Predicted 3D model of a 1465-nucleotide RNA (small-subunit ribosomal RNA) from an uncultured prokaryote.
The coordinates come from a structure-prediction model, not an experiment, and the mean pLDDT is 84.
[in-house]
RNA sequence: UCCUGGCUCAGAACGAACGCUGGCGGCAGGCCUAACACAUGCAAGUCGAACGGACUCUUCGGAGUUAGUGGCGCACGGGUGAGUAACGCGUGGGAAUUUACCAUGGAGUGGGGGAUAACAUUUGGAAACGAAUGCUCCUACGGGGGAAAGCGGGGGAUCUUCGGACCUCGUGCUAUUGGAUGAGCCUGCGUAAGAUUAGCUAGUUGGUGGGGUAAAAGCCUACCAAGGCGACGAUCUUUAGCUGGUCUGAGAGGAUGAUCAGCCACACUGGGACUGAGACACGGCCCAGACUCCUACGGGAGGCAGCAGUGGGGAAUAUUGCGCAAUGGGGGCAACCCUGACGCAGCCAUGCCGCGUGUGUGAAGAAGGCUCUAGGGUUGUAAAGCACUUUCAGCGGGGAUGAUAAUGACAGUACCUGGAGAAUAAGCUCCGGCUAACUCCGUGCCAGCAGCCGCGGUAAUAGGGAGGGAGCUAGCGUUGUUCGGAAUUACUGGGCGUAAAGCGCGCGUAGGCGGCUUUUUAAGUCAGGGGUGAAAUCCCGGGGCUCAACCCCGGAACUGCCCUUGAAACUGGAUGGCUAGAGUCUUGGAGAGGUUAGUGGAAUUCCGAGUGUAGAGGUGAAAUUCGUAGAUAUUCGGAAGAACACCAGUGGCGAAGGCGACUAACUGGACAAGUACUGACACUGAGGUGCGAAAGCGUGGGGAGCAAACAGGAUUAGAUACCCUGGUAGUCCACGCAGUAAACGUUGACAACUAGGUGUCGCGGGUAUGACCCCUGCGGUGCCGGAGCUAACGCAUUAAGUUGUCCGCCUGGGGAGUACGAUCGCAAGAUUAAAACACAAAGGAAUUGACGGGGGCCCGCACAAGCGGUGGAGCAUGUGGUUUAAUUCGACGCAAUGCGAAGAACCUUACCUGGAUUUGACAUCCGGAAUCUUCUUGAAAGAUUUGAGUGCCCUUCGGGGAACCCAGUGACAGGUGCUGCAUGGCUGUCGUCAGCUCGUGUCGUGAGAUGUUCGGUUAAGUCCGGCAACGAGCGCAACCCCUAUCUUUAGUUACCAUCAUUUAGUUGGGUACUCUAGAGAUACUGCCCCGGUUAACGGGGAGGAAGGUGGGGAUGACGUCAAGUCCUCAUGGCCCUUACACGCUGGGCUACACACGUGCUACAAUGGCGGCUACAGUGGGCAGCUAUCCCGCGAGGGGUAGCGAAUCUCCAAAAACCGUCUCAGUUCGGAUUGUUCUCUGCAACUCGAGAGCAUGAAGUUGGAAUCGCUAGUAAUCGCGGAUCAGCAUGCCGCGGUGAAUACGUUCCCGGGCCUUGUACACACCGCCCGUCACACCACGAGAGUUGAUUUUACCUGAAGACGGUGCGCUAACCUUUUAGGAGGCAGCCGGCCACGGUAAGGUCAGCGACUGGGGUGAAGUCGUAACAAGGUAGCCGUAGGGGAACCUGCGGCUGGAUCACCUCC
Repeated sequence: UCCUGGCUCAGAACGAACGCUGGCGGCAGGCCUAACACAUGCAAGUCGAACGGACUCUUCGGAGUUAGUGGCGCACGGGUGAGUAACGCGUGGGAAUUUACCAUGGAGUGGGGGAUAACAUUUGGAAACGAAUGCUCCUACGGGGGAAAGCGGGGGAUCUUCGGACCUCGUGCUAUUGGAUGAGCCUGCGUAAGAUUAGCUAGUUGGUGGGGUAAAAGCCUACCAAGGCGACGAUCUUUAGCUGGUCUGAGAGGAUGAUCAGCCACACUGGGACUGAGACACGGCCCAGACUCCUACGGGAGGCAGCAGUGGGGAAUAUUGCGCAAUGGGGGCAACCCUGACGCAGCCAUGCCGCGUGUGUGAAGAAGGCUCUAGGGUUGUAAAGCACUUUCAGCGGGGAUGAUAAUGACAGUACCUGGAGAAUAAGCUCCGGCUAACUCCGUGCCAGCAGCCGCGGUAAUAGGGAGGGAGCUAGCGUUGUUCGGAAUUACUGGGCGUAAAGCGCGCGUAGGCGGCUUUUUAAGUCAGGGGUGAAAUCCCGGGGCUCAACCCCGGAACUGCCCUUGAAACUGGAUGGCUAGAGUCUUGGAGAGGUUAGUGGAAUUCCGAGUGUAGAGGUGAAAUUCGUAGAUAUUCGGAAGAACACCAGUGGCGAAGGCGACUAACUGGACAAGUACUGACACUGAGGUGCGAAAGCGUGGGGAGCAAACAGGAUUAGAUACCCUGGUAGUCCACGCAGUAAACGUUGACAACUAGGUGUCGCGGGUAUGACCCCUGCGGUGCCGGAGCUAACGCAUUAAGUUGUCCGCCUGGGGAGUACGAUCGCAAGAUUAAAACACAAAGGAAUUGACGGGGGCCCGCACAAGCGGUGGAGCAUGUGGUUUAAUUCGACGCAAUGCGAAGAACCUUACCUGGAUUUGACAUCCGGAAUCUUCUUGAAAGAUUUGAGUGCCCUUCGGGGAACCCAGUGACAGGUGCUGCAUGGCUGUCGUCAGCUCGUGUCGUGAGAUGUUCGGUUAAGUCCGGCAACGAGCGCAACCCCUAUCUUUAGUUACCAUCAUUUAGUUGGGUACUCUAGAGAUACUGCCCCGGUUAACGGGGAGGAAGGUGGGGAUGACGUCAAGUCCUCAUGGCCCUUACACGCUGGGCUACACACGUGCUACAAUGGCGGCUACAGUGGGCAGCUAUCCCGCGAGGGGUAGCGAAUCUCCAAAAACCGUCUCAGUUCGGAUUGUUCUCUGCAACUCGAGAGCAUGAAGUUGGAAUCGCUAGUAAUCGCGGAUCAGCAUGCCGCGGUGAAUACGUUCCCGGGCCUUGUACACACCGCCCGUCACACCACGAGAGUUGAUUUUACCUGAAGACGGUGCGCUAACCUUUUAGGAGGCAGCCGGCCACGGUAAGGUCAGCGACUGGGGUGAAGUCGUAACAAGGUAGCCGUAGGGGAACCUGCGGCUGGAUCACCUCC
């Protein structure tokens, strides 16, 4: 970078809550938690036209009230969602039913009887509530007939017991027909999760008889049979009311089931029935239980998941309101009554919708704020001011629709109207990226922020405040939840070579899928029609509230299910045929295919014997070990076990694991050719079953070699390893078990199609040859490569291409292939397989770098070859350390350490001590104003103090200017104070290494590549050739300077050949030479030969002063090191301001047990000393260099010419040469010390340099190690200069003398290019693993313990219905009537059964001493396992061992680097 892949955000929504804020109205909504407990009031009554009684009123005609009997209703309406995974719900069908009230048709509606409440009397009880006796009506009740029941209004005739009968109307009642509505029942399909729940079931499944129900049915019962359900998921566990719909989404889907509507279930918990058309009944009954209340303790009462309301729970959810006016419901003939259903109002920004908080004008761009580069900018037409308007709110007036007669809770509401006045009305969040919006201050990894990435360690657009800005707006944010984005579970619409993902491999069941063709069918499929898909919602079109939200009407839609008619291509079913799939047959050859038995030779080891003698063996080097008791070596003989060299090959065979000497027997598969047969018999394959390397386990053998464990020896800091010597299991055989591997092509099986080229194995065909060859078919096995595919790498007819069928598997990394459970196993263990927790990544391929104890090529005083040093001594100097009042500061591998410092006695000086000053030592501004001088004190600075004196320049005479001084006030000065990690500038370093880049083009999805690689060549990315590159830039080189040769010009202070002259180029003269300093020339592989690609270039040669960049210098690419410097300078920020500023004195920077760096001088004869005197060059000089001369042993002093210097001077060059010394701590060496001096300087004590005399230390060539140098170089010798009063062994320069060596690139170091590996990118000083220690977190195991739930067995058996009994009791009916019968009741009995109890299990959950691993945690311990060949290649399985990573054995893999060989291309 591309890909994979998770995490996160932007959207919409909500019965929401919380924070800040809050003007109005409309429409909606409002306990999601405790189906927790409830005070109080209300929520279901009504009917006198069913009935008697009682009571009240009366105009006596009647009217009214209602406790009771009776009727209807209370099964509706309202609430809630606990239970329920079910015919519960949704949808579509069905038959064996019922349905009060309602509507419809026809029919009927007569006669009797006996009780009872009320009531009266008595009586029990605290109460609730009863008990006894007596009286009585009905539409109450019983009986009979054929079922029934009457009541009210009106009325002419007739009849009458005067009540009425009768007629009519209305309303009831009875049975019945079909209907409507509601309900019950059956059924297809659909409707959660878990297989770590796989078997469940005895009324269970079916039949017969009986019972039972409104109705089918094991619904119940007796008997008979043994069935029924289940991998298309039974049973069990967990969760859940279902739906229309709602939210989201492009859709498909996903989530959800508040409000509204349909269905279901429930009504304190459990059970039960009664009544009834309907209930097993929210405001009914009985029983049991828990709880609450009353009680006189004997007993009683209760059930807000109705409306309000209370407590409690909770993040959280409203009034103990008004009214039946409307809509609807119950009763009633009706009036009417009841109705917390409902209609309204109240509370709440909870949501949706609408409106407002002013409008226009207004630049002095006001003030103020903020910022600033000090100019300005911005807030900002914003405000003020001026002119206008009045929505909303507030005040006054009018005033509806909702009811077209009456009746209005809402409500004097909606609405209309009048007047006043800008008046009554704006907030919230955000501003690093995603994501619209930026600055200042304060803070300083603190305080804090954070949705993710991440901000904060002194310049924070990220935390806090402010100014400004952005967004939304009566709201705005936050939190929670859902969908979306997420193609991140992929039906639409994903994948599995390397990213997560192909079972180790076969066989095969179920299932899925299946060749060509005939006829048929119509299940799938398609078309037409019909039914249904409730309403509301969504959508479209209209309409009504001023608009909208909202409401109303119509349409469409509801993607579904069912019925019916038709079509027949395809799929399926049935049927007949075919041969291309598949199989059988014949012939043939190939093969480490398998099993069993036998045979063979080489080698190893052991044993015996011979020869023979001191070692052998082993390693990086050694040792342990063997050997004089004869090893190793060698010869012969024997024994044993295991394995089969060469052949041998990306050769063969097999499904895979795997298979390799030879022979035989038995046996599996594939292939080629042939055509005869079968006729789709095929493919795949969940479960299942078989095979399955090595290690391992069991039993019995065997045991030569090898070899876990173990022992010893080494290595090492250690070495539980790598190496060595031994060595046991094991390796081998037989029979069992185990069932895993990097069991890999990391690539499931089968089938079809889609360019080629070239090997090889097996079998053919054709042509042909002496033999190979050549063309071609089928089957295997390799390599290269096209299209296509792929994230890329790569794959590519043996696909990873294009398709089809079937199976397996994946869904972020870790926790973890772990825990628990289950299955298997003798065990080891295998298979299946989670969660909590915590992370924002983990990963693949490729790219560029960097790195490698990877490779190749090349270079460099890098090594080697040489020369001389350092490291040892003394001293100098710098540093560290130590010391100190201070020893000022900086620099720290190379690239700090004779560095800043080209020169600390004071000064410098920054440090310390002491003593002073405060607008200051220095600058600007304001006022006055020069300057000279005296005294006291003091170490000085300073403090104190006397006297004199108004100057200079210009002038328009007002004043101005320059310098200087004093006093004061502040602005300010000042700081070698901090930050080089805020900076500029400058510098070091890699490195004078040859590199670093760009434009256009091309290639690649892209990062990037190409160019810049390659073959040569060079000092060089220097040049040449080639090349998808062509060009260009910064570097290299050249251009610049010095030097080497020559020419020319010019000759003074330089020079002197010729001519004079002198002590002397001294003077004349001259400019030839030297030299000086200007201008030029010369060198370019130009010429020749050879090599090389006809090149670049290299080698040799000529010529030349110089030859291949002649020598030297200056010159330092892109960049690296947060390299160095705030103490050169400049500078942001911070800090000090009677001091961190500024004078002064003295001290310190010079200290000294020690360590290091850089030097000097030496240790001596290539030398010391003495003598002699020869030859340079660069430079310097006026507060200077100083000649000659004099003095001093000398440093030096005195005195005096010359010279601002090619003229004078420093200036003497030194090594050289000659003599002497003769190997010694010396005639070497000079440290140290004493003493006397000299010079500089206010001043040499701390603390200068030099001279003389005396003293004469260490040191005799330097361990490990290490430095410089390749030619005028090293080495050696002296000279000059800067700094400087004085002070050099340092630094910068100058010349004199003047070497040795380089075979070469193996190695060390550094660098360049190419290539390779990488888990590194802060780039190997990288990354990273495990134990241990500490802290925290979640989880497992755990003796047990607590609870929930469930099962089985047994015990108990309330209420209740059912069955039996019923010689206790009994009004209606019957009879043959003291009474009996029928019927009934109490009681009792029986089975059923709730709660409860006992015992034994199952499942789940809580706690739990102790314990196990896991996760997390800026700087803990031990090692170094992995990444490079990671220093023993790594990894997989298995086994053993070990503090730990790990090590070792056996087998396997390449996802191993490097080199070589073979084969292929």